A computed fold for a 72-nucleotide RNA from Candidatus Roizmanbacteria bacterium CG_4_10_14_0_2_um_filter_36_35, annotated as transfer RNA. Lineage of the source: Bacteria > Bacteria candidate phyla > Candidatus Roizmaniibacteriota.
RNA sequence: GCACCCGUAGUUCAACGGACAGAAUGUAGGUUUCCGGAACCUAAGAUGGAAGUUCAAUUCUCCCCAGGUGCA
Repeated sequence: GCACCCGUAGUUCAACGGACAGAAUGUAGGUUUCCGGAACCUAAGAUGGAAGUUCAAUUCUCCCCAGGUGCA
């Protein structure tokens, strides 16, 4: 330099173009316990950035940014 893949809660991962973007784990609070752990209940927490297509974009297109793989 060229091609391809990937970017979503603190972390690991889901999500036919359409429901309030979900789950596990972690965090906070509560129940329980002499205390803690475990268990149970509740809560907060995310789509890398800009533009486009569409009634509607996490999803499709393009550019940029960051990471990875292969070739040179």
It matches the Rfam family "tRNA".